Large-subunit ribosomal RNA, domain VI from a Pseudobdellovibrionaceae bacterium, 264 nucleotides, folded computationally. Lineage of the source: Bacteria > Bdellovibrionota > Bdellovibrionia > Bdellovibrionales > Pseudobdellovibrionaceae. The sequence was found in a public genome assembly. The prediction has a mean pLDDT of 88.
Context: one part of a larger RNA
RNA sequence: CGUAAGAGAUUUGAGUAGAUCUGACCUUAGUACGAGAGGACCGGGUUGGACGAACCUCUGGUGUUCCAGUUGUCGCGCCAGCGGCAUGGCUGGAUAGCUAUGUUCGGAAAUGAUAACCGCUGAAAGCAUCUAAGCGGGAAGCAUACUACAAGAUAAGAUCUCUCUGAUUAUAUCCUAAAGGCACCUUGUAGACUACGAGGUUGAUAGGCGAAAGGUGUAAGUGCAGUAAUGCAUUGAGCUCAUUCGUACUAAUAUGCCGUGAGA
Numbered sequence: 001c002g003u004a005a006g007a008g009a010u011u012u013g014a015g016u017a018g019a020u021c022u023g024a025c026c027u028u029a030g031u032a033c034g035a036g037a038g039g040a041c042c043g044g045g046u047u048g049g050a051c052g053a054a055c056c057u058c059u060g061g062u063g064u065u066c067c068a069g070u071u072g073u074c075g076c077g078c079c080a081g082c083g084g085c086a087u088g089g090c091u092g093g094a095u096a097g098c099u100a101u102g103u104u105c106g107g108a109a110a111u112g113a114u115a116a117c118c119g120c121u122g123a124a125a126g127c128a129u130c131u132a133a134g135c136g137g138g139a140a141g142c143a144u145a146c147u148a149c150a151a152g153a154u155a156a157g158a159u160c161u162c163u164c165u166g167a168u169u170a171u172a173u174c175c176u177a178a179a180g181g182c183a184c185c186u187u188g189u190a191g192a193c194u195a196c197g198a199g200g201u202u203g204a205u206a207g208g209c210g211a212a213a214g215g216u217g218u219a220a221g222u223g224c225a226g227u228a229a230u231g232c233a234u235u236g237a238g239c240u241c242a243u244u245c246g247u248a249c250u251a252a253u254a255u256g257c258c259g260u261g262a263g264a
Stems, first nucleotide, its partner, number of pairs: 001152001005163007015149004021049007033038001051106005059100004066093005071086006110144003117137004164263001166174002175261001180258004184200005205251003208247005214240003221234005
């Protein structure tokens, strides 16, 4: 820009892409078959491999924004308590998120037309013949089916709902400015930017605060015991990022713009 008014939703599916794998074991059954040795079709069930998708409950990884221990040194006047630097100084753990080696799931079933091939009926050609007319069966393949996208599918589809019912001297003059959208702002399940999603006081969108979960593992101070190192008590204490719930304390204020007047 188009889809003959504009807008918000919900959709159909022409078409496109993806997927399509396979082993072993048990059973049928030591049956059919076979002198024996051996040993099935068909059907039913179980469990794997590789591949793929989603996810983080579990098992782990990471987690330089959490907690603790500790070495050397410097600083805060000293003690105590802290902080800086040394690969995050080193070490032990670890929430969210992300993640695989972890968890769950998938390639199942079915239909149609067929290939090779197997047939029925059957003439040309009194026979025979699956074929010439006609009718069946038949594959991991083809078309569906499954998953995702999809009306610029210009043949531009469908459904529902919402909105606009002025004037005039006829002139891009005045009046009017809908539904809805965008800007702007707070942002995350989204994200390079954009886009997308949640919100903008009629508000829990982010931060703060409160409580909780989870993490670490018994803070500091004080008291007691000990010459002291240290231990014990207060105490599952103190601290605590990304999680959950609540709470307008802070910031989403105010506002601007587009879109018209009934549609060849």
Its Rfam family is "Bacterial large subunit ribosomal RNA".